[in-house]
Molecule: SAM riboswitch aptamer (S box leader)
Organism: Halalkalibacter suaedae
RNA sequence: UUCUUAUCAAGAGAGACGGAGGGAAUGGCCCUAUGAUGUCUCAGCAACCAGCCUAUAGUAGGUCAGGUGCUAAAUCCAUCAAGUCAUUGACUUGAAAGAUAAGAA
Repeated sequence: UUCUUAUCAAGAGAGACGGAGGGAAUGGCCCUAUGAUGUCUCAGCAACCAGCCUAUAGUAGGUCAGGUGCUAAAUCCAUCAAGUCAUUGACUUGAAAGAUAAGAA
């Protein structure tokens, strides 16, 4: 980097450094000198994997922060397709894209 599977309306921020952008892309909307993004420290959230326990049978439940991850807004909303209402908008479902985990190449 690619592929497969699962999840994505819950949850959880302070300080230091630094100084202008950021929220993946496009549009919208929003955050930001009352200091963004980023780096570091500490803290927290979470049960995907690992560990442990129980029941059972190849799964379920509990516990645990060891490996990852996360701590503005639903993945912030939409984008493509179908459908419903309706009249160029609203809603629903699915897909695509993206993020994370585990496995494989």